[in-house]
RNA sequence: AGAGUUUGAUCCUGGCUCAGGAUGAACGCUGGCGGCGUGCUUAACACAUGCAAGUCGAACGAAGCACUUAAAUUUGAUUCUUCGGAUGAAGAUUUUUGUGACUGAGUGGCGGACGGGUGAGUAACGCGUGGGUAACCUGCCUCAUACAGGGGGAUAACAGUUAGAAAUGACUGCUAAUACCGCAUAAGCGCACGGUGUCGCAUGACACAGUGUGAAAAACUCCGGUGGUAUGAGAUGGACCCGCGUCUGAUUAGCUAGUUGGCGAGGUAACGGCCCACCAAGGCGACGAUCAGUAGCCGACCUGAGAGGGUGAUCGGCCACAUUGGGACUGAGACACGGCCCAAACUCCUACGGGAGGCAGCAGUGGGGAAUAUUGCACAAUGGGGGAAACCCUGAUGCAGCGACGCCGCGUGAAGGAAGAAGUAUUUCGGUAUGUAAACUUCUAUCAGCAGGGAAGAAAAUGACGGUACCUGACUAAGAAGCCCCGGCUAACUACGUGCCAGCAGCCGCGGUAAUACGUAGGGGGCAAGCGUUAUCCGGAUUUAUUGGGUUUAAAGGGAGCGCAGGCCGCCGGGCAAGCGUGUUGUGAAAUGCAGUCGCUCAACGUCUGCACUGCAGCGCGAACUGCCCAGCUUGAGUGCGCGCAACGUUGGCGGAAUUCGCCGUGUAGCGGUGAAAUGCUUAGAUAUGGCGAAGAACUCCGAUUGCGAAGGCAGCUGACGGGUGCGUAACUGACGCUCAUGCUCGAAAGUGCGGGUAUCGAACAGGAUUAGAUACCCUGGUAGUCCGCACGGUAAACGAUGGAUGCCCGCUAUUCGGCCCAUGCGGUUGAGUGGCCAAGCGAAAGCGUUAAGCAUCCCACCUGGGGAGUACGCCGGCAACGGUGAAACUCAAAGGAAUUGACGGGGGCCCGCACAAGCGGAGGAACAUGUGGUUUAAUUCGAUGAUACGCGAGGAACCUUACCCGGGCUUGAAUUGCAGCCGAACGAUCCAGAGAUGGUGAGGCCCUUCGGGGCGGCUGUGAAGGUGCUGCAUGGUUGUCGUCAGCUCGUGCCGUGAGGUGUCGGCUUAAGUGCCAUAACGAGCGCAACCCCUCUCCCCAGUUGCCAUCGGGUAAUGCCGGGCACUCCGGGGACACUGCCACCGUAAGGUGCGAGGAAGGUGGGGAUGACGUCAAAUCAGCACGGCCCUUACGUCCGGGGCUACACGCGUGUUACAAUGGCCGGUACAGAGAGCCGGGUCUGCGCAAGCAGUCUCCAAUCCCAAAAGCCGGCCUCAGUUCGGACUGGGGUCUGCAACCCGACCCCACGAAGCUGGAUUCGCUAGUAAUCGCGCAUCAGCCAUGGCGCGGUGAGUACGUUCCCGGGCCUUGUACACACCGCCCGUCAAGCCAUGAAAGCCGGGGGUGCCUGAAGUCCGUGACCGCAAGGAUCGGCCUAGGGCAAAACUGGUAAUUGGGGCUAAGUCGGAACAAGGUA
Repeated sequence: AGAGUUUGAUCCUGGCUCAGGAUGAACGCUGGCGGCGUGCUUAACACAUGCAAGUCGAACGAAGCACUUAAAUUUGAUUCUUCGGAUGAAGAUUUUUGUGACUGAGUGGCGGACGGGUGAGUAACGCGUGGGUAACCUGCCUCAUACAGGGGGAUAACAGUUAGAAAUGACUGCUAAUACCGCAUAAGCGCACGGUGUCGCAUGACACAGUGUGAAAAACUCCGGUGGUAUGAGAUGGACCCGCGUCUGAUUAGCUAGUUGGCGAGGUAACGGCCCACCAAGGCGACGAUCAGUAGCCGACCUGAGAGGGUGAUCGGCCACAUUGGGACUGAGACACGGCCCAAACUCCUACGGGAGGCAGCAGUGGGGAAUAUUGCACAAUGGGGGAAACCCUGAUGCAGCGACGCCGCGUGAAGGAAGAAGUAUUUCGGUAUGUAAACUUCUAUCAGCAGGGAAGAAAAUGACGGUACCUGACUAAGAAGCCCCGGCUAACUACGUGCCAGCAGCCGCGGUAAUACGUAGGGGGCAAGCGUUAUCCGGAUUUAUUGGGUUUAAAGGGAGCGCAGGCCGCCGGGCAAGCGUGUUGUGAAAUGCAGUCGCUCAACGUCUGCACUGCAGCGCGAACUGCCCAGCUUGAGUGCGCGCAACGUUGGCGGAAUUCGCCGUGUAGCGGUGAAAUGCUUAGAUAUGGCGAAGAACUCCGAUUGCGAAGGCAGCUGACGGGUGCGUAACUGACGCUCAUGCUCGAAAGUGCGGGUAUCGAACAGGAUUAGAUACCCUGGUAGUCCGCACGGUAAACGAUGGAUGCCCGCUAUUCGGCCCAUGCGGUUGAGUGGCCAAGCGAAAGCGUUAAGCAUCCCACCUGGGGAGUACGCCGGCAACGGUGAAACUCAAAGGAAUUGACGGGGGCCCGCACAAGCGGAGGAACAUGUGGUUUAAUUCGAUGAUACGCGAGGAACCUUACCCGGGCUUGAAUUGCAGCCGAACGAUCCAGAGAUGGUGAGGCCCUUCGGGGCGGCUGUGAAGGUGCUGCAUGGUUGUCGUCAGCUCGUGCCGUGAGGUGUCGGCUUAAGUGCCAUAACGAGCGCAACCCCUCUCCCCAGUUGCCAUCGGGUAAUGCCGGGCACUCCGGGGACACUGCCACCGUAAGGUGCGAGGAAGGUGGGGAUGACGUCAAAUCAGCACGGCCCUUACGUCCGGGGCUACACGCGUGUUACAAUGGCCGGUACAGAGAGCCGGGUCUGCGCAAGCAGUCUCCAAUCCCAAAAGCCGGCCUCAGUUCGGACUGGGGUCUGCAACCCGACCCCACGAAGCUGGAUUCGCUAGUAAUCGCGCAUCAGCCAUGGCGCGGUGAGUACGUUCCCGGGCCUUGUACACACCGCCCGUCAAGCCAUGAAAGCCGGGGGUGCCUGAAGUCCGUGACCGCAAGGAUCGGCCUAGGGCAAAACUGGUAAUUGGGGCUAAGUCGGAACAAGGUA
C1' cells in the first nucleotide's frame, strides 16, 4: 500500500466482497508447564443455608459467673485425746466487701450516610469542563480564646400481674447515668434598631462603636490525661447557581396555567413559584420547543496517517437505585441496601385471630441463556468502625481454588547419520516424493516427577499464602502437537472416488465421467498450546467527502419569478478589540499513553522520573484580515434626460382566403375512400360547377440560423391601456447590492365546475376492412373536448436533460437592434443580443469552449448501488381526478454512462455471382431402380440428418464380406510375440460321427551343423492378448462448408487514458486489398495473380509397334513387304500474347474499337492449387491414440437367418408418354482406357444368351469396338408397330451353393403413363441438350450409380427494381451463445416478506371525576405531663384504588391488494434495427 467482481474487450460511475487490528466473548477439534490479569453482556428473575457492622464496663444501673474480704449456718478430712471432747483443712448454703482482659440483655455514646453491589430509571445542570455563592452547611481532626456554678424530676433494665399460638405487648411497682429539664454566668456569638468609615460586577459586603434582647456545659481517671460547652479560624466533605458541550426522529410544529413575571408572607443550611394569597399576561419554539424512541455520564478503551468512527467490561471519578410506589423520623450528614411507617405484588409461618421477609454484599441454588467460577483460608499485610488501650469486628482486603477467557514466557530434544532402507503415494515403469526424516551413534536435562535445603513480604511480637517462590542432588529421550488451508483474491498440487448427485462457497464461482474448487489419501503452505468458525466494532470506504466528493448524458438543478428571515458583500481614512495572533498565569485528579531508568532469571506485569493530555478560564500586548462605530468616495446599483426596438401582455374594432351548412341555377351517374376494398353519400339528383347567404375557428405568402418574454409561451391588420429592454449622455442618490429556506405569484396540454358557443378536427363509441385473433395501426361516421367568460387544478422529455449573480481568460465568421469614425467598402470601430467553428483549459469519453461543462468568489436546490417505489402508511392541498411530502420488510451482485470491435436490421450507398431477369432442358404427376425416414422383425448391424445427410461411408451384402439375430463350440484363446520346460516333427490323404466348427482314425512324412546345437513347428505354463464395446464434446490425421469469396494480418511510426484506430480509408480502376492517384503513415507477410499440368498454333531433335508424299515389290484387297521420316502422329525441348502497335477517352492506372497483325486478344479454355478463421460441422466403423468398460465373454470359430421386410412419406435417378418419333435393312466416322486365373479375332453350332475349336496379344503391333448420323422402306396420331412394368413358360452363365436373394437370352403377357398442382433444379459455348464408348470394384451381379472419353451441337443475357448468397463504406442497437439474439405483461403453480381489514388481545403516557393509607405541616389543646411537650379531633396535600372519554403505539385475524423470488408451464409479441404504426 491494495485486490476480486458488471464487458467480447475498454475507460468511467457505482455498489458488494476480501486481506488488518480488536473483544468480559461463544462454538468445533486439540491440549504439557508457569507468571500476570480476567470471568452473568441474558431475568433490576425468584431465592434455601451460612457469613457480610459493630464497639465502648475508662458513661450507667442491675443480674449471673469466677476469685476474694468479712460474717452466719451446715458438714466434719486431719491431728491430739482423759474417748467426754478439742482442733478445725476442704466443701456447701445465705449475706457482705473488693477484683475480673468473664457472659449476655438493657440505658447511654460513637459508628450503622463509609466500605461493598448494580445500571432499572434518567436526554437532565445528570455528567464533563470552566467559573460563581456579596445566597450556604460541615460530626470526628488541627489551631486559638473563654468556660464548666448549683439544682430537679423521670425511665428502661428488673420484679409482679396479665393478653396472645407466635411476633409482640398492656398494667402496677423500684432504680442509675457523660440520658432528660429549669436556674446562674457570657470574653465572644445570634437577632432587632439607628450611626460612621472602607470596598464591590448589581442585589450589596465588611469593619467599628452603641442600645435592647437570647442561648452553654458531664463527667471519668491509673492524676499522666481523656472527655464536655461557647466562639473564631483552618482543613476535609457536601449543597446550590451560571457559560459551553452532551444520541435519533419534523411521517412529532406548535407547547405552557404555578405556566412567565411582580409585591408580600411562609419554608430551607441557603437562593428561588420551592410553597401560598393577590396583581399583570406573559414564557418557550425552525439556532428545533413539545412529543416519541434509545441511553447511566466521564477519565479512558478499540480502530484510524490524521480528522474522525465505535464502545463505556475490569481499574478510577461522578450520578442514580436497593422487590414496586409513597412518606417522613433520627442525625453533622439519609428521605437511609443488611433502619422505621403505609400501600401493592410475591414467598413463608399460623392455633385463622394474626404475624414474618427482601442476596443489584460474599459464597451458593433454581430459572433464563450460546455463555461466565468455591456454600474455600486469613485478618499476617493495606485500609475502615469502636475503644485510653489491650483488643473486638471487617466475604473491604490479602490469598488460595476452577476456566487456554486474554497477554507473556518455556518445553515437547541437540549434533552426526545415504544402502537416499522399509512402508506409503505417484509414475512416461526409467524413476520421483516423503527424506537426514527414521533406524543407528554420541550428548544434554528446561518443564513435569523424586529427594534435601528453604526465604523476602515484619519497624519488638504476630505469616492466611506455604514447606510456596527459589537453590541443590540423583534419574530416564523419557511423560508433553495440534488445528486450518492448498481455483483466483492468497503462501501452498497430485492421485483415486463421485458424476449438476453427494456436496463446497467470504466474493467471483466449482460439481452434468479425465474436478489442483466436493470426499479421501500422499505431498505441500500457514500458525502453534493453540488453530479455525460465528458474532460485533473500526479500517480499507475519498462509499456522507471539515481535512476530502459530486449534479449535460452515470444518482443528482427546484417549471419560473418576486421576496421576509438567514448567508455573503465595492474603494479610502480614523477608532474599538468581539473573532484572530502572541506571551504569561491557573486548571486540565490518579491510573492510562509516550520516552528513559529500575524490580520480578526474561517478558507480560509493576516502581520512579519527565513529557503529553491538542481543552477551558484569567491577565497583558498586536491590529493585517473578519466584525462593530464614525467620516468620506463613485466604479456596483438606482434615478433623470435624449433616441430606438420587438409574433411582450390585456382589451375593442376590422379583413380576406379556406371549410362546412342552407337556398337557387347548370348538369348526370356515380361520388368517396384504400395497398386493395367495404361501410358511407347518391336518380327524393349526389360528386363536380356558378351565384347568394349563414356560422364558427384559424390566420397562407412574408418566415429566417429572426425577434420578444422570467418561465409557460407569443404570428392577419389596427386603436387604447400596461410592461420590458438596448444605446447615448454623465445631471442626481451614494453600496441603496447578490442570493434566498418558509411564503406569495405565474405556470403548456389534458382534466373539473357554472354559463355560452360549436365550422373544422376529434378521445369514448358504432360500423367497414386487415388478421390466426385485431377491443389496434387503415377507412366511413361521431359524443365529450377543441373556442369564449368566470373559477379550480399545478403537472410535462415544464430540456440547453446545463440554478442565479459577479469578475477574469487566444481568435475567426454570420446575423438582429443601437451609437461613433473615415467617406461609399461584404470599410473600420464600440455596446447589447442570437448562431456556427475553434487555441488554451476542462472532461470517463461524447463533447464544452467569452452564451463554458475553463479559472475563481457568494448564495440556494439536489444526489449517495439496482429493484421494491415515487409505492404503503400518516399528514397537507383539491369538487373530483389527483398532487405534495415520502419509508420499510424483502431481494439481487449488479444496475448504469461513454466509447471500441464485431454481428444483425422488414437502415442507407456502391459492387459481384446462372442470384434474378432472358432462354434451353429437367424435377414435382406414372412405372421401375436406388438411398432414407417410418413401421415391422429374433435381427432387419452401425454411421451420415437444412444448405454442407438421403445412387452418402459402399469403387459392387447369395456364403464370405458382417460388425446384427438364433443355435452349436473354444478359453493364453482365430491372429502376433517374449521366456521356461517338454516333444520331433509340422502337416496329413483315406474312412467314421456331426448342420458345420470340431472330434476320432491315421497310409505317408525334416533341413543345416563346427556334433555343442540351431532352424522350423507343436504341446504345456506364464507374461503380453483380443474387442467394428463407449466417448469425434478428451484427440491426431483426413474431409465438407462459407468460398477460388478477396480478404486476413504483422513490424516500426503516429493518434487515443484505454479497448482500439491508422496502414486496409477516399477518388478512379480491376476478376481480384488488381493497380494508379491522394494520404501520418512507411514497409512486409499469408491469400489474389504468376510459376505447374492438359489443350490450341508454329519450330527443333528423335522415328517403332506410328505414318506413307516420293521409289520399288506383292495381293482379290489392306503400309502387306523393302525403303523413307516429307506429312499426320507420338515423346522430349523451345517459341508465341505483353494492351506490345494504332485511334479515341483518361493526370495515371486503365477503358473502348465487326482497328491492324496473329493459330490464339485483353487472366485464350480447362485442371491442380482453398488465406486468418467459422460451424465443440463429419469420422474412435479406414487408420492411429488418451481415458473408461468386457475377459469360460462385449473375445473367437461354425451352420442357418438378417442387412433385400412393407399400409406409407421423402430425396436422387432410369425409362417413357411418341412422328425432330418407333421399327426393319444398308452404310460412315471417335477418343480415352483395360487386358494372361485376362482380352479376344476367326471358324462352326444355337433365334439368342452362349458353347466348342483354332490362332493372336504381356500391347502406338492383337483385341474389346461405337451410337446418334446418312440412305432406303414401313407405321399415320391410336393407349398405337408409343411405352415397357408385371406375370407365365423355356433357357444360358458365374459360383461349393442362385429358395429367401444374381445377371442375361428367347417366346408369350402388355400395367401405369397422352408432358405432370403449389413449388423447384441445372446451364452463358464446344456450354446446355443429345448420342454412344471405356474403366474401377468384381467369380457373378441387382451399375439405371460413380469416374472418365469422345460424336452431333444450340437458344438467350434488355438490365440490376426485386428473391438468395457474398464483398466494401456508412448508420442504429438494450445483440456478443451475437436476430434461430434480446426481452415485456396477464394467467397458472410453489415459497417469502409486507399494506388494508369486521374485529379480538395487550402496552406506556396524559386528562377529568370519586375515594384516599402512612406522613409532614396548620388548627385545636376541656385529656396526660411540674415542665418541655404530647394524646385526641379536624383540615391541606398525596402513593394506591375505582369510574369515564379520548389520543398514541404494538400483536393477531376470516378475507383482500399489490410486490419479490423460483432451469425448461399458457397466451400473445409491447421495447431494442425505421423492432416492422419511430
Small-subunit ribosomal RNA from a metagenome, 1478 nucleotides, folded computationally.
Rfam family: Bacterial small subunit ribosomal RNA.
The sequence is in RNAcentral, with records from SILVA.